This record gives sequence, structure tokens and C1' cells, in this order.
RNA sequence: AAGUUACAUUUAUAUGAUUCUCGUAUAGGUGCAGGGAUAGGCCUGCAUGUCUCUACCCGAUCACCGAAAUGAUUGGACUACGGGUUAAUAAUAUAUUGUC
Repeated sequence: AAGUUACAUUUAUAUGAUUCUCGUAUAGGUGCAGGGAUAGGCCUGCAUGUCUCUACCCGAUCACCGAAAUGAUUGGACUACGGGUUAAUAAUAUAUUGUC
């Protein structure tokens, strides 16, 4: 000086993953059909809503209703896409270091 188409290890950086977080979507909403309960206020299905796959429920409080119909307030998610991300773990790449 060359060799990673020789091996090993340390450190650094980068990438992507897990995690967390923010934004957008949707209002966990709306319409309808069939059935059910009333000591209750549900079940099943269809449609609609999103440049959107999925989901479309649970609790609390208050009200209301009386055989057929629920309402208001409030707390709580998942999913899709995009952005960011402390620490840790493992992986890959590059450089570094040691050996050969």
C1' cells in the first nucleotide's frame, strides 16, 4: 500500500421495525325493514356517510315512555393514510478499530 470474493470485535452514523405521539377521515353518525323486552328500553339485517379498508359500540347521569317508541349530556376506541419521535432491543448498510 492492497484485499471484506479473509475473520473478528468496538465505536459512530444512517435506514426501516416494534413503542409513543400529532394531523386528516367520521359526527363511533344517519335512514329503513323484521323481530324482542317492559323487573325494560335490545337483537338481526340492508342502505348511507369518508378522495378510505375497517368500525359504527360500551359505561355513567338525567329525562321520557307504558305494550311501542326512545331522547339529552358526558366519558371511553379501533381502523386507513400521512408527519414526528426520548429511551431500549434486535436487524441491515457504510465508515472506524484489531487480526490475517